A computed fold for a 75-nucleotide RNA from a candidate division TA06 bacterium, annotated as transfer RNA.
RNA sequence: GGCGGCAUAGCCAAACGGUAAGGCGGCGGUCUGCAAAACCGCUAUUUAUCGGUUCGACUCCGGUUGCCGCCUCCA
Numbered sequence: 001g002g003c004g005g006c007a008u009a010g011c012c013a014a015a016c017g018g019u020a021a022g023g024c025g026g027c028g029g030u031c032u033g034c035a036a037a038a039c040c041g042c043u044a045u046u047u048a049u050c051g052g053u054u055c056g057a058c059u060c061c062g063g064u065u066g067c068c069g070c071c072u073c074c075a
Stems, first nucleotide, its partner, number of pairs: 001071007010024003018055001025043006048064005
């Protein structure tokens, strides 16, 4: 340099055109003599980023960034 894969919450992870599940963690509460456990509520107007297509994009297309793998060249 070329090709391919991946990027979703603090962490893990599903959704793959119809408007972001779940678990862990965190915060608040119920219960308890105090805790733990259990249970209830909250926790991404948002999917690395910038554009495009579309009535509608995490999903499709292009650029960029980062990580991983393969190939080629030089040494």
Record summary:
The prediction has a mean pLDDT of 80. It matches the Rfam family "tRNA". Rfam classes the family as a transfer RNA.